Context: one part of a larger RNA
RNA sequence: GCCAGAGAGUUUAUUCUGCAGGCGAAGGUUAACCCCAAAGGGGAGCCGAAGGGAAACCAACAGGUCCGUAGCCUUCGGGCAUGGGACGGCGUAUUAAAAGUGCGUGGAGUCUGCAGGAUAAGACCCGAAGCCUAGCGAUCUAUGCGUGGGCAGGUUGAAGCGUGCCGAAAGGCGCGUGGAGGACCGCAGGCGGUUUUGAUAUGCAAAUCAUUCGCGUGACCUGCGUAUAGGAGUGAAAGAUUAAUCGAGCUGGGCAUCCGCUGGUUCCUCUCGAAACAUGCCGUAGCAUGACCUGGCUGGAGAUAGACGGUGAGGUAGAGCACUGAUUGGGGGAGCUGGGGGAGAAAUCCCUCACCCCCCUGUCAAACUCCAAAUUCCCCGUCGUCGAAGAAGGCUGGCAGUCCGGACUACGGGGUAAGCUUGUAGUCCGUAAGGGAGACAACCCAGACCGUGGUUAAUGUCCCUCAAUGUAGGCUAAGUGUCAACACUGAAAGGCGUCCCAGGCCAAAGACAACUGGAAGGUGAGCUCAGAAGCAGCUAUCCUUUAAAAAGUGCGUAACAGCUUACCAGUCGAGGUUUGGGGCACUGAAAAUGGACGGGGCUAAAGCCUACUACAGAUACCACGGACCACACGUUUGUGUGAUGGCGUAGAGAGGCGUGCUGCCUGGGCAGAAGCAGGGGCGUGAGCUCCUGUGGACCGGGUAGCAAUGAGAAUUCUGGC
Numbered sequence: 001g002c003c004a005g006a007g008a009g010u011u012u013a014u015u016c017u018g019c020a021g022g023c024g025a026a027g028g029u030u031a032a033c034c035c036c037a038a039a040g041g042g043g044a045g046c047c048g049a050a051g052g053g054a055a056a057c058c059a060a061c062a063g064g065u066c067c068g069u070a071g072c073c074u075u076c077g078g079g080c081a082u083g084g085g086a087c088g089g090c091g092u093a094u095u096a097a098a099a100g101u102g103c104g105u106g107g108a109g110u111c112u113g114c115a116g117g118a119u120a121a122g123a124c125c126c127g128a129a130g131c132c133u134a135g136c137g138a139u140c141u142a143u144g145c146g147u148g149g150g151c152a153g154g155u156u157g158a159a160g161c162g163u164g165c166c167g168a169a170a171g172g173c174g175c176g177u178g179g180a181g182g183a184c185c186g187c188a189g190g191c192g193g194u195u196u197u198g199a200u201a202u203g204c205a206a207a208u209c210a211u212u213c214g215c216g217u218g219a220c221c222u223g224c225g226u227a228u229a230g231g232a233g234u235g236a237a238a239g240a241u242u243a244a245u246c247g248a249g250c251u252g253g254g255c256a257u258c259c260g261c262u263g264g265u266u267c268c269u270c271u272c273g274a275a276a277c278a279u280g281c282c283g284u285a286g287c288a289u290g291a292c293c294u295g296g297c298u299g300g301a302g303a304u305a306g307a308c309g310g311u312g313a314g315g316u317a318g319a320g321c322a323c324u325g326a327u328u329g330g331g332g333g334a335g336c337u338g339g340g341g342g343a344g345a346a347a348u349c350c351c352u353c354a355c356c357c358c359c360c361u362g363u364c365a366a367a368c369u370c371c372a373a374a375u376u377c378c379c380c381g382u383c384g385u386c387g388a389a390g391a392a393g394g395c396u397g398g399c400a401g402u403c404c405g406g407a408c409u410a411c412g413g414g415g416u417a418a419g420c421u422u423g424u425a426g427u428c429c430g431u432a433a434g435g436g437a438g439a440c441a442a443c444c445c446a447g448a449c450c451g452u453g454g455u456u457a458a459u460g461u462c463c464c465u466c467a468a469u470g471u472a473g474g475c476u477a478a479g480u481g482u483c484a485a486c487a488c489u490g491a492a493a494g495g496c497g498u499c500c501c502a503g504g505c506c507a508a509a510g511a512c513a514a515c516u517g518g519a520a521g522g523u524g525a526g527c528u529c530a531g532a533a534g535c536a537g538c539u540a541u542c543c544u545u546u547a548a549a550a551a552g553u554g555c556g557u558a559a560c561a562g563c564u565u566a567c568c569a570g571u572c573g574a575g576g577u578u579u580g581g582g583g584c585a586c587u588g589a590a591a592a593u594g595g596a597c598g599g600g601g602c603u604a605a606a607g608c609c610u611a612c613u614a615c616a617g618a619u620a621c622c623a624c625g626g627a628c629c630a631c632a633c634g635u636u637u638g639u640g641u642g643a644u645g646g647c648g649u650a651g652a653g654a655g656g657c658g659u660g661c662u663g664c665c666u667g668g669g670c671a672g673a674a675g676c677a678g679g680g681g682c683g684u685g686a687g688c689u690c691c692u693g694u695g696g697a698c699c700g701g702g703u704a705g706c707a708a709u710g711a712g713a714a715u716u717c718u719g720g721c
Stems, first nucleotide, its partner, number of pairs: 001721006011121013027047003033041002051058002061088001064087004071080003089105006124264002127261001131254006142228009151218001153185003156181001160177007190215003196210001198209002230246001232242003267656006277290005292401001294398001295396004302386003306383005312377002318371001319369002324365003329360005335355001337354007405429010434445003449626007459616003462600003468613001470612006481602002493587002497584010514571005520544003525539003550565001554563002628645001629642005657710001659707010675694008
């Protein structure tokens, strides 16, 4: 891991509500217990029949008025009217007394059973780390004590001693001898455990193997005996060690400890169907209350998401500068104002900058508004829709779940920004399947009862791949592109890319471009300068002849010369030039294996823009058949309506299937029960039933009841493989 079996809302008591039954218009009922035992007895007790008040204490409608549902009656106008509602009255507390307010009040309860909640208990099941208590451990290990054992071989050569020499001596220096040392080397045995960060790592092994390495006469190693114990021992101290267990051992018990935490929680179908918000809590992984879900009851006539019209409300978007503030430039003016400058002996005067006012001009505002929408909202009317087949509303001391939310669109706050954060409104996902977007919770289409057939939506129609190599007109040459949005990056800036639109100027008295010819004279203008002659530089830039020609546009020379241009004529013969705007393309454009429009591939497209016609395409829509749900009628089958019944997590409600046992009724079985295997049939389903084989002795059905009653998950448990 698989298979089989086991495996989780139970029981008791109390209490609340609902349903069913018994008794009951003040009652209902017993408990323990007794007994001739499902009977009968037992009324102790409990609940109810009166409340209000902290208490003292006081103490209530057998009906006074109106409306009105069901129902009944009706002369169809309406009348009566249980329950219900409104008003009134009463009791009590408050008060000196009242008023007002709170609670109560015009007689229904109680016992039993069942169901669903709550509380107490292990309380749906499994799960801590731990705490306390009583014991057991020092055969491992730590340390002490007692008594034993062990340490190849080699090296070094302390003190002491002997002797020689030196010295006055103290002593010194040699040579021997000697054999000290937590001395040295060391794979004897022994103790250890450094390195390879080697091997191994379901191992040989719950710490080993190999290599290398440390100690190896000592604070050495070791046998046996013995002592110390759990908040305690022992510790050359690492929180080490105390039997593979140690920042508090092990075993039993308290103990099914407690846990707001994790995991799991077993058959079917039908109806409805959430919340991730608000407030409080030492509260933020949780609760409680409200909001939102669901069941039941009540109620008795209007309700209303839509459309149009009307009466009103409002100060947002936008806009504006009339106010409050911010703010560009210019003009004008007054000064008893301030700074600077000037004139003057001073008074004072003048200029300028600022301040203030007016006019023109250009801007800005969530906390500015002279203005001012679209949407929106209250109410009224009409239409539509829903509603006596019961709406709106109300009650519930029946019962939940929820309290981590998320995405998109629009509008805001924060932030450089974010798949960011925090709001408001809506829609979705959550709890929603189907089609499309390559794949893709929330983007587009669309809300799945089942089956069959058709029509469409979004999106598509060259091939993969269902459907147009569709029609008409443009654009693009970049493979740009072939991406609705998002997760697709592409900006500022730039360019004789190309297409379109509008304007200016020139042009048949000939434009633009090209080619041919001319481009002169005063004059080498004046100055400067070695020189300066159109062309180093400075000043000026006239006049004449002309079709036209600069006191010269650029080369060039030392300076000239030379070439060229403006300008003019001729040749040619039709548009040229320029400005602004738009479309599609281009450059800008860099990432790591070779690579992505989904791919192939595509160029008068299979790209982009525009118009149109077909077709494909979903669980959408339509048709037919069927089952279910709600309601009405009928209630034995059934018939009808549902345009505007059918998704569904948490969750609420309803009805069923199956298992075991029991009472009653009724069946099958050796002429073959249960079980098992294979097959047929029925039911929406849980399941039921039949046949054949096997098997070899028990097993069903109906009804009523009881439950240790349903398995795929829990790092579940046991067994097998």
This is a predicted structure of a 721-nucleotide part of an RNA (large-subunit ribosomal RNA, domain II) from Methanoculleus sp. The coordinates come from a structure-prediction model, not an experiment, and the mean pLDDT is 81. It matches the Rfam family "Archaeal large subunit ribosomal RNA". A reference for the family is Yusupov et al. (2001), "Crystal structure of the ribosome at 5.5 A resolution", Science.